[in-house]
Context: one part of a larger RNA
RNA sequence: GUCCCCAAGGAACUCGGCAAAAAAGCGGCCGUACCUUCGGUAUAAGGCCUGCCCCUAGCAAUAGGGGCCGCAGCUAAAGUAUCCCUGGCGACUGUUUAUCAAAAACACAGCUCCCUGCGAACUCGUAAGAGGAUGUAUAGGGGGUGACACCUGACCAAUGCCAGAAGGUCAAAUACGGCCGUUCUAUUGUCGCAAGAUGAUAGGGUGAGCUGUAUAAGCCCUGGUGAAUGUCGGCCGUAACUAUAACGGUCCUAAGGUAGCGAAAUUCCUUGUCGGGUAAGUUCCGACGUGCACGAAUGGUAUAAUGACUGGAGAACUGUCUCGGGGAUUUGCUCG
Numbered sequence: 001g002u003c004c005c006c007a008a009g010g011a012a013c014u015c016g017g018c019a020a021a022a023a024a025g026c027g028g029c030c031g032u033a034c035c036u037u038c039g040g041u042a043u044a045a046g047g048c049c050u051g052c053c054c055c056u057a058g059c060a061a062u063a064g065g066g067g068c069c070g071c072a073g074c075u076a077a078a079g080u081a082u083c084c085c086u087g088g089c090g091a092c093u094g095u096u097u098a099u100c101a102a103a104a105a106c107a108c109a110g111c112u113c114c115c116u117g118c119g120a121a122c123u124c125g126u127a128a129g130a131g132g133a134u135g136u137a138u139a140g141g142g143g144g145u146g147a148c149a150c151c152u153g154a155c156c157a158a159u160g161c162c163a164g165a166a167g168g169u170c171a172a173a174u175a176c177g178g179c180c181g182u183u184c185u186a187u188u189g190u191c192g193c194a195a196g197a198u199g200a201u202a203g204g205g206u207g208a209g210c211u212g213u214a215u216a217a218g219c220c221c222u223g224g225u226g227a228a229u230g231u232c233g234g235c236c237g238u239a240a241c242u243a244u245a246a247c248g249g250u251c252c253u254a255a256g257g258u259a260g261c262g263a264a265a266u267u268c269c270u271u272g273u274c275g276g277g278u279a280a281g282u283u284c285c286g287a288c289g290u291g292c293a294c295g296a297a298u299g300g301u302a303u304a305a306u307g308a309c310u311g312g313a314g315a316a317c318u319g320u321c322u323c324g325g326g327g328a329u330u331u332g333c334u335c336g
Stems, first nucleotide, its partner, number of pairs: 001329006008322002012320001017317001027049004035040001037147001051068007069073001082315002085312004089307002094106002110145007122131003149301003153232003158229002160225005167220003174214006180207012233251005260294001261291001272288005
């Protein structure tokens, strides 16, 4: 290290009955509660029988009667459910971190919203093209929720999305103007004898210059929209004891949390308070509600069935323990 046994007790061990033990053994007969979606729960639970020989019935399985032996008859080598009560979570079967997590996580059927009229939306690709689909809105894609049951409240102020078009704002190009620079030609003013200097006007060319007007979506704007992202209040007073406040006042807001649930997988204070279970219970179950900081498809509340999930209680059982002891075998070390 592996395995076996143990007086009395029997979970006192421990985070936790982890591990071990025990019971039972998908044979027969009887019997079986709560709850329930009437299918289940359920092999619920629980009890009894089981060998061999002879006779009778029968094709036989088997059934009935009589007898024999043992502590023990599915006489067991392998293999092969512990059970019950009560919560949480997830409806379920399923999937997952190959190699520390199997779950309450993911998925799921169902529900719902959005997009898409077909060369569909969407995805891949620079493209051609392909998938979607040799399908056609009872179809396809995307988001959320997650069986079933009862339900799913208020707010469109912000953000998003959809619709709208009167007005405001607004890009690059482009078009048409104006200005400016530069260059050429023509005419001409002033000064000058002339050469020339300096201006004006008109026309042509040119500029990667300046500026005005015209012109889109968007934004501002006007509406809608929550199973879109989200949000869902203070303070003060008041009733024939007290307490409390159906009621009133006031401020603010887009609107002030509805039903249901609630010290909860959410409660800090907190081992809240009361009841139950125990001799004794920070856990557990049932209530209360003062919800630090529940709350309605980021779903709310219930729920039969189900789970190698998780909390609490019990029966049985035991070396888990009180508290150790003994035995078998193997390995290492020491000695030989």
Predicted 3D model of a 336-nucleotide part of an RNA (large-subunit ribosomal RNA, domain IV) from a freshwater metagenome. The full RNA is in RNAcentral, with records from SILVA. Model confidence (mean pLDDT): 82 of 100.